The RNA shown here (small-subunit ribosomal RNA) has 1374 nucleotides and comes from an uncultured bacterium. Its mean pLDDT, the model's own confidence on a scale to 100, is 83. It matches the Rfam family "Bacterial small subunit ribosomal RNA". Gene Ontology terms of the family: ribosome and structural constituent of ribosome. The sequence is in RNAcentral, with records from ENA, Greengenes and SILVA.

RNA sequence: GUGCCUAACACAUGCAAGUCGAACGCUUUUUGGUACUUCGGUGCGAGAGAGAGUGGCGGACGGGUGAGGAACACGUGGAUUAUCUCCCUUGAGGUGAGGAAUACCGACGAGAAAUCGUUGACAAUACCGCAUAGGUUCGGUGAGAGCCGAGCAAAGUCUUGUGAGAGCAAGAUGCCUUGAGAUGAGUCCGCGGCCGAUUAGCUAGCUGGUGGGGUAAUGGCCUACCAGGGCGACGAUCGGUAGCUGAUCUGAGAGGAUGAGCAGCCACACUGGGAUUGAGAACGGCCCAGACUCCUACGGGAGGCAGCAGUGAGGAAUUUUCGGCAAUGGGGGCAACCCUGACCGAGCAACGCCGCGUGCGGGACGAAGGUCUUCGGAUCGUAAACUGCUUUUAUCAGGGAAGAGAACGGACGGUACCUGAUGAAUCAGCCCCGGCUAACUACGUGCCAGCAGCCGCGGUAAUACGUAGGGGGCAAGCGUUGUCCGAUUUAUUGGGCGUAAAGCGCACGCAGGCGGUCGCACAAGUUUGUGCUAACAUUUUCUGGCUCAACCAGGAAAGGUGCAUGAAAACUAUGCGACUUGAGAGCGAGAGAGGGACAUGGAACUCCGGGUGAAGCAGUGAAAUGCGUAGAUAUCCGGAAGAACACCAAAGGCGAAGGCAGUGUUCUGGCUCGUGUCUGACGCUCAGGUGCGAAAGCCAGGGGAGCGAACGGGAUUAGAUACCCCGGUAGUCCUGGCCGUAAACGAUGACCACUAGAUGUGCGGGGUAUCGACCCCUUCCGUGUCGGAGCAAACGCGAUAAGUGGUCCGCCUGGGGAGUACGGUCGCAAGAUUAAAACUCAAAGGAAUUGACGGGGACCCGCACAAGCAGCGGAGCGUGUGGUUUAAUUCGAUGCAACGCGAAGAACCUUACCAGGGUUUGACAUGGACAGGAAGGUUCGUGAAAACGAAGUCCCUUCGGGGUCUGUCCACAGGUGCUGCAUGGCUAUCGUCAGCUCGUGUCGUGAGAUGUUGGGUUAAGUCCCAUAACGAGCGCAACCCCUAUCGUCGGUUGGAGAUGUCCGACGAGACUGCCACCUAACGGUGGAGGAAGGUGGGGAUGACGUCAAGUCUGCACGGCCCUUACAUCCUGGGCGACACACACGCUACAAUGGCCGGUACAAUGAGUUGCCAACCCGCGAGGGGGAGCUAAUCUAGAAAAACCGGUCUCAGUUCGGAUUGGAGGCUGCAACCCGCCUCCAUGAAGUGGGAGUUGCUAGUAACCGUAGGUCAGCACACUACGGUGAAUACGUUCCCGGGUCUUGUACACACCGCCCGUCACACCACGAAAGUCGGCAACACCUGAAGCCGCUAGGCUAACCCCUCGCAAGAGGG
Repeated sequence: GUGCCUAACACAUGCAAGUCGAACGCUUUUUGGUACUUCGGUGCGAGAGAGAGUGGCGGACGGGUGAGGAACACGUGGAUUAUCUCCCUUGAGGUGAGGAAUACCGACGAGAAAUCGUUGACAAUACCGCAUAGGUUCGGUGAGAGCCGAGCAAAGUCUUGUGAGAGCAAGAUGCCUUGAGAUGAGUCCGCGGCCGAUUAGCUAGCUGGUGGGGUAAUGGCCUACCAGGGCGACGAUCGGUAGCUGAUCUGAGAGGAUGAGCAGCCACACUGGGAUUGAGAACGGCCCAGACUCCUACGGGAGGCAGCAGUGAGGAAUUUUCGGCAAUGGGGGCAACCCUGACCGAGCAACGCCGCGUGCGGGACGAAGGUCUUCGGAUCGUAAACUGCUUUUAUCAGGGAAGAGAACGGACGGUACCUGAUGAAUCAGCCCCGGCUAACUACGUGCCAGCAGCCGCGGUAAUACGUAGGGGGCAAGCGUUGUCCGAUUUAUUGGGCGUAAAGCGCACGCAGGCGGUCGCACAAGUUUGUGCUAACAUUUUCUGGCUCAACCAGGAAAGGUGCAUGAAAACUAUGCGACUUGAGAGCGAGAGAGGGACAUGGAACUCCGGGUGAAGCAGUGAAAUGCGUAGAUAUCCGGAAGAACACCAAAGGCGAAGGCAGUGUUCUGGCUCGUGUCUGACGCUCAGGUGCGAAAGCCAGGGGAGCGAACGGGAUUAGAUACCCCGGUAGUCCUGGCCGUAAACGAUGACCACUAGAUGUGCGGGGUAUCGACCCCUUCCGUGUCGGAGCAAACGCGAUAAGUGGUCCGCCUGGGGAGUACGGUCGCAAGAUUAAAACUCAAAGGAAUUGACGGGGACCCGCACAAGCAGCGGAGCGUGUGGUUUAAUUCGAUGCAACGCGAAGAACCUUACCAGGGUUUGACAUGGACAGGAAGGUUCGUGAAAACGAAGUCCCUUCGGGGUCUGUCCACAGGUGCUGCAUGGCUAUCGUCAGCUCGUGUCGUGAGAUGUUGGGUUAAGUCCCAUAACGAGCGCAACCCCUAUCGUCGGUUGGAGAUGUCCGACGAGACUGCCACCUAACGGUGGAGGAAGGUGGGGAUGACGUCAAGUCUGCACGGCCCUUACAUCCUGGGCGACACACACGCUACAAUGGCCGGUACAAUGAGUUGCCAACCCGCGAGGGGGAGCUAAUCUAGAAAAACCGGUCUCAGUUCGGAUUGGAGGCUGCAACCCGCCUCCAUGAAGUGGGAGUUGCUAGUAACCGUAGGUCAGCACACUACGGUGAAUACGUUCCCGGGUCUUGUACACACCGCCCGUCACACCACGAAAGUCGGCAACACCUGAAGCCGCUAGGCUAACCCCUCGCAAGAGGG
């Protein structure tokens, strides 16, 4: 400095306007004086007070508030010859002489009170006549100056001097008349400043005139009469909102918003109305009505804080019932002085602005403590402590203002300020730290709690929540909320309209806007000079004063669509004159589905009549409904009717658009070209208006062949109110009248000018050329395609612009709600047009890019389909999984890509699970401290075992000690506990698919593109060619391993021996090298030779990436969790359960077989804790035995299918072997739960497997056996090995998967996407609703206060006037 923005809501209490005795009388208190006195007092006069009253001036200023008011209310500039103005200044003149009342007071009276009545006196600067009039008003007269007549005033008081007094004189101050000024006020006018057209017409005193009235004054201000005007799209009227301004905030400015404080104006004073007084009118005056509050004796009365304080209420919210008139100012007064909540000050409030402080210096490789940590440290941090210094501030003490011009007089205030003392002492918070936006970590929490201005954060590692530490910002403040700017986001400066919102469907055209060339004039716009004004404050600037600053003072500047008056004349406007190029007309030609009317033609469809004919026709993906023996369809002849016009026909023509198509006649509009004859700017655009305007629809009347909404039927389908089929009514057609809309589109308004080209096409003109209408050149007007500059967000447009400019109109301003509601207009209706809001969302949208996707397209590949072979799915058994069960059935894996998977082998162990029994530095590691000689092993006892107890006992030594072990203690160990969505590593999958990228360059505003596309070719982004690309990388291929042939050398354990087979090493060999054909080339097809031919076969090798794929239970690892337990030891159990479902296998169902006998041919591997020969025993499993073998030596070891012979003869069997009983063997501490094998007996299902589904393209499938790993034992699994050894592939339409190019996309978690509507429940908003209540406005009517004006009647009356009476005083009447 500022401080009720809300309730102009209601107010207790106090104060906020009085003053004057120098206008006046009275009452009263008191102090002197004086006279009288009965000493009680009384009278006179003087002084100082008090009280109410008469009178004067002031209460119209000052102070408050912003309800109303959209108005001459405000601002600005003018007008007032259309006006007033107390007090003030100045000039002129006057102020004489009288009169009658009245308040206070006294008496009586009424009332609760407020207050009032009657009566008796008395004063004035109160009131009333008279006189005077240089002034003024009115009248007369006059050309005027003027003159004449009539009317109209007043107040005294005080001081001094003088005087006995009356009085006189002077001065002061009043009063009256009047002129001028100043100040203030009234009235009028131009211009300026809010919203709504879903308010378009308003107006009866309404517009003007005349006469009159009224006012200070103009005026319909009022009234009588006359006229019929006045306002309005430049927005009247109506509705809503609002005090206006100087200014304030903001902005670069233009503007936008605001109108607190201060200042000017206006309006209001409980609400409404009214007058009175006055110079002027009512916040703290009056009257009436109303509401409210209060008093009351119930009869009546009182009141108005939007003055200062204060109270209640309302509200998010706004102060003391303070001091003083000292200053400034105001009222009264001669003055002293009185009054003043104006004002000056103080108080309260960080509410704002400004200034200052809360210390300053030194002080550690840096205390303690906090926080973090990779445990090393880092940070708070020189910060603190400590030490030196200072004292603004603070406290105490002393002094002490200016503010007041000579004196008295200071509320503030013992304040500001000065001095001294004390002592770092008394003084820091708020917000933020994900991005925008400066500033990061830890813990807690776990889509909870919460945050959030927008985006968004939080679901167990949150820099976003909460806390802490640290940091950033500002600082006695900080943050939030509201509001304005920022926003070029309403665009005048300074935007747009093809696709983002946005061009009216099209034209004509009034108003309006804009307008060709030349000349003259004018000066409205424009430019400029001068004068006046734009109050003060504010703003800018220059100075000055408070210590500085805020603040204040002085000077200057700035501020306007202002007013007045000069000047200039380019441009615009205006007036006049001229011109021809814009526009129009004339003349001569031309093309055309332009429009209207009338006439007319053929083909086809359908129908009708007749002939022929005989069983179907029609229809569809397939059918059915339908038609047909009463003769259809088909075919021939004849006839009828309606509608539409094949070919020509086109990127073609015409029209303003909608639109226009057989042919002819007629009427008619527009366009183009040529000429340069005429007019002379006559033009362009166009709100409102008017007209035209597809289809559908409506009304009336016709017409109706075909087609065909609705409807019926048949199909399809889960349904099918559809698509398909059979029928079929309105309608489609004509005439007349409505409707007035379309993706009425070029999604592109009309007109004019200018700005590279290329190439078609339509109608004209000119030229060249020719036989020529061909061709060619040129020009104008149309209509297309491509394209440069330029433009554009891009797409694209590109002389037919979306380019560059000009004029005018229309339209847009986030999405939804909604082109909807209400209202208006139009319409017969349907509906059209104009056109919101509440609410809700943070987006909606455009263009382009990369992907992904498509029951889009093109090309290609794969045991993908097809062609085949063998299976699975049915049975029994094995194994795995789900489910269920359980004390536990440990855990993981879950479409392909989990399910004979982790597990290359669960009786204990494994083992992670369950029950029970134990241990606690621990079963295991390292370190430290202390104690000990024990510990281990052995024996004994208890026990299910683990374990516990007992007995007994160290090693080395240089004698210092060391080692080892045990016990106790401390650090720690331990965890198959959680998180694979915190991770590493490894792996699966797409996929051995041919792809995935980069550098430079180029293109694009950019995302990105190009390269990598195209034409061929390949198993392949393999290669070639083309190419704004040129190269390169990871993939492909090759290099590596095995294998097929040969050669050379060597060869043990092979071989009797030598070649060979075989083993090892080295080497050769295959490269489209050769030939033919095709090809531009790459390459392809075929052939020869060759063991092998076009990557010979197989393996290893897996690009960028995808799936938050799998694994924390292989291992590692972050975080979290447990620590006498989630660790660890032991015994037993479980992982092996069993109604069921699935997956992968084995064995079968038999004769291509089973059984018996005989006989033949492998390869890979393995073996000393092992493989185990011969031989013996046992039916057999096996036992005994022990040779050989550390392996091309020995062993397992017999290969099996096959082949030969025999038997079985089609059956639940001599098939099949499950299940069960019995007897044995082996391993192992131990085979009950729960191993394998053997023998005897038993002899289940099963007779080839539904829908569906798997593998495989050659030494492959199928069939057959062998070996190995794991392993004490346990293999139908897995991994290897060899033996026998097929069938088929026309082909790429389809299924699945994949690749490339292209296209669409409203998808991007990417089609397992996105997304629409109903319904259910809850909530919100907006409507409707039987009604009910209120507000505003208009009109009609009723009641009607005070008051003012007028009229009427009755009454009263001092002075004054008139009349009468009276000599007069006076009386009576008016």